Model confidence (mean pLDDT): 81 of 100. This is a predicted structure of a 74-nucleotide RNA (transfer RNA) from a Candidatus Moraniibacteriota bacterium. It was read from a public genome assembly. The organism belongs to Candidatus Moraniibacteriota, within Bacteria. Its Rfam family is "tRNA". By type it is a transfer RNA.
[in-house]
RNA sequence: GGGUGAUUAGCUCAGGUGGUUAGAGCGCGACACUGAUAAUGUCGAGGUCCCAAGUUCGAGUCUUGGAUCACCCA
Numbered sequence: 001g002g003g004u005g006a007u008u009a010g011c012u013c014a015g016g017u018g019g020u021u022a023g024a025g026c027g028c029g030a031c032a033c034u035g036a037u038a039a040u041g042u043c044g045a046g047g048u049c050c051c052a053a054g055u056u057c058g059a060g061u062c063u064u065g066g067a068u069c070a071c072c073c074a
Base pairs, nucleotide, nucleotide: 001073002072003071004070005069006068007067010026011025012024013023019057028044029043030042031041032040050066051065052064053063054062
């Protein structure tokens, strides 16, 4: 220098053919249970969907550019 993949909650990750309110597990907080803890159950908080622009009535999803990380080729 060329190419491929990844980027979504604190962490690990889903998210169908663009659609009405963005999710799971773990973690965190409260409550229940217990003599107390753990476990378990219920509820809750937590998001600039990496950044910017474009297409569209509508973008996490499509297009373009950029950033970071990993890998391949040279």